[in-house]
RNA sequence: AGGUAAAACCGGUAAAAGCCGGUGACGCAAAGUCAUGGGUCUACAGUUGCUGAUAAUCUCCAGCAUCCAGGAUAGCCAGACUGCCGAA
Numbered sequence: 001a002g003g004u005a006a007a008a009c010c011g012g013u014a015a016a017a018g019c020c021g022g023u024g025a026c027g028c029a030a031a032g033u034c035a036u037g038g039g040u041c042u043a044c045a046g047u048u049g050c051u052g053a054u055a056a057u058c059u060c061c062a063g064c065a066u067c068c069a070g071g072a073u074a075g076c077c078a079g080a081c082u083g084c085c086g087a088a
Stems, first nucleotide, its partner, number of pairs: 003028002008023006026075001032081003036078003039073003046067001048065005
C1' cells in the first nucleotide's frame, strides 16, 4: 500500500453440528491452503435398553434414553505446503 472478515440479521442447504451467499466488522502478520495427530461439536444411519400399540410371545412399527463418526471444526492446538512488507 493492500488482504481478510467475528458476532448479529436475511436467504439457501444439511438429521444436526455446520457450511454457502448478501449485509456487517470483533479481530487476525499467515484468521492463506490441507482433516495428518490431538482436542472439541453434532448423532441421520447403526448398537443396546425401556415404554407403548397388538387377544398375546417373538418379530415389525412408534416414542424416549445409552453408546457410536462414516459428518463437522483450520478464527482450538500441533504439523505440512505456499506467501506480502521490511528497521535491525

Predicted 3D model of an 88-nucleotide RNA (c-di-GMP-I riboswitch aptamer) from an Anaerolineales bacterium.
The model forms 95% of the base pairs in the Rfam consensus.
The prediction has a mean pLDDT of 88.